[in-house]
Small-subunit ribosomal RNA, 5' domain from an uncultured prokaryote, 530 nucleotides, folded computationally. Its mean pLDDT, the model's own confidence on a scale to 100, is 82. The RNAcentral record of the full RNA draws on ENA.

Context: one part of a larger RNA
């Protein structure tokens, strides 16, 4: 001197942008933070509309009907592995980098080839029963892209004119055989979404290794599935990864074991560089999810807001039994020098599921504290010597505070007031016409026009007016280092201090006044790096 996720002292106008529990990976009241799809099923508990009945006050009151629009539980898909948080363990292939080989990869994109044909169940409902409750049991009825066999494929191994053995679903829309003829509609067709096998791809993961990565030897030896090999077993997959046998090996002073400390990285602080120090925000990777250990499901988890056991705390309880897990956003307790609102909105961006219209989204965007940092501007401008009064020092003459006030003269940023008003939304949705594609005026996709609507933020940036100098300056220091000097009190006291050091009666070094010196909505202190 530079910095800082800072913190304390006094002080405090605006607005911009960024940060904001660095401590107890301590414990949680409440709220939200993961749903979705009726175009995959059976339904119909609530809204709504239609129908029909019935009463009558004559258009509202029951009731009936899944008939529509929707949809509560319920069954089936998809997603709950992503998005957020935290930094406890991890000195390790955990992270950097570089290389490799023995893997599988939902949706997506692309290749071929299928989607025949059949079955039994079971929730939900009804009905009985247990139980405080949580819930559960037993009859009985039913659907499905749920389940389950057969077929034909793809595929395996081999003893090869043979054998083994596994797949699939179906909706929804246009037409429409038929039919009671104008509604309904189930055959054939026909389009879109799905579904089964399969090739290649992309994407994300899994695995192996070369180097590199913190301190102690007042840790010297360490290892028995250890180290290699064969056979088994397992896995998507190589491998002591497992197991039987077998051989005795495998690491280490180039520091192995063993102790402390730590999340690793791009960066970040400083420094002329070399280096040091750090790893808060943002970005890649890791581990974690009340401790501990397990494994279900699934294309992926040994899974934050799933499950099963065990413990520790906390809640309920009819004592028999149950229920929970903020290191998610908001808040509370405590801790602590010390860190915010129990906000608003899905308008963008993006995510989930859906054909969509759309639902959900504390992700994200936004608004709300806080001078925590950086960054801008403001608290006026120009005159103005009778050098006013005051005040302060004085040799008593005057110096000084000082062009400073005051007086005139002007301006009006910013705040205040009222008025206008962009961009974030050419998104996207809705109809239409018209190309493609099609048997097709469906559906699909591409251009075109029209329509209406959609913005949390928000009283938005900006823009205009209005009145008025009006609202708007502190700190800290003044012995030397180190820019700045004089009374006055006090008298080794009181008391300052980063070092020298200052105070015992004339203290430029303690307090207090005038004055000055520095920065400046900030200034100093303290802790921390370099």
């Nucleotide at each position: 001197g530079a910095u800082u996720g800072a913190a304390c002292g006094c002080u405090g106008g605006c607005g911009g942008u960024a940060u904001g529990c660095u401590u107890a990976a301590c414990a949680c009241a409440u709220g939200c933070a993961a749903g979705u799809c009726g175009a995959a099923c059976g339904g119909u508990a609530a809204c709504a509309g239609a129908a029909c009945u019935a009463g009558c006050u004559u258009g509202c009151u029951a009731g009936u009907u899944g008939c529509u629009g929707a949809c509560g539980a319920g069954u089936g898909g998809c997603g709950g592995a992503c998005g957020g948080g935290u930094g406890a363990g991890u000195a390790a292939c955990g992270c950097g980098u570089g290389g490799g080989a023995a893997u599988a990869u939902g949706c997506c994109c692309u290749u071929u080839a299928g989607u025949g044909g059949g079955g039994g169940a079971u929730a939900a409902c009804u009905c009985g029963g247990g139980g405080a409750a949580a819930c559960c049991c037993g009859a009985g009825c039913u659907a499905a892209u749920a389940c389950c066999g057969c077929a034909u494929a793809a595929u395996c191994a081999c003893u090869a004119u043979g054998g083994a053995g596994u797949a699939a679903a179906g909706c929804a829309g246009g037409g429409g055989a038929c039919u009671u003829c104008u509604u309904g509609a189930a055959a054939g067709c026909u389009u879109c979404c799905a579904c089964u096998a399969u090739u290649g791809g992309a994407u994300g993961a899994a695995c192996c290794u070369g180097c590199g990565u913190c301190g102690g030897a007042u840790u010297a030896g360490c290892u028995u599935g250890u180290u290699g090999g064969u056979g088994u077993g397992g896995u998507a997959a190589a491998g002591g990864c497992u197991u039987a046998c077998c051989a005795a090996g495998a690491c280490a002073a180039c520091g192995a074991u063993c102790c402390g400390u730590a999340g690793c990285u791009g960066g970040u602080c400083u420094g002329a560089g070399a280096g040091g120090a750090u790893g808060a925000u943002c970005a890649g990777c890791c581990a974690c999810a009340c401790u501990g250990g397990g494994a279900c499901u699934g294309a992926g988890a040994c899974a934050c807001g799933g499950c099963c056991c065990a413990g520790a705390c906390u809640c309920c309880u009819a004592c028999g039994g149950g229920a929970g897990g903020c290191a998610g956003c908001a808040g509370u307790a405590g801790g602590g020098a010390g860190u915010a609102u129990u906000g608003g909105a899905c308008a963008a961006u993006g995510g989930g599921c859906g054909a969509a219209a759309g639902c959900c989204u504390g992700a994200u965007c936004c608004a709300g504290c806080c001078a925590u940092g950086c960054c801008g501007c403001g608290u006026g401008u120009g005159u103005g010597a009778a050098g006013a009064a005051g005040g302060c020092c004085u040799u008593a003459g005057g110096g000084u505070u000082g062009u400073a006030a005051a007086g005139c003269a002007c301006u009006u940023u910013c705040a205040g007031u009222a008025g206008g008003g962009a961009g974030g939304a050419a998104a996207a949705g809705u109809u239409a016409g018209u190309c493609g594609u099609u048997a097709a005026u469906a559906a699909c996709g591409g251009c075109u026009a029209a329509c209406c609507c959609u913005g949390a933020c928000g009283u938005u940036a900006c823009c205009u007016a209005c009145a008025g100098a009006a609202g708007a300056a502190g700190c800290a220091c003044c012995g030397g280092c180190a820019a700045a000097c004089u009374c006055c009190g006090u008298g080794c006291c009181a008391g300052c201090a980063g070092c020298c050091g200052c105070g015992g009666u004339a203290a430029u070094a303690c307090g207090g006044a005038g004055g000055g010196u520095g920065c400046g909505a900030g200034c100093g202190u303290u802790a921390a790096u370099c």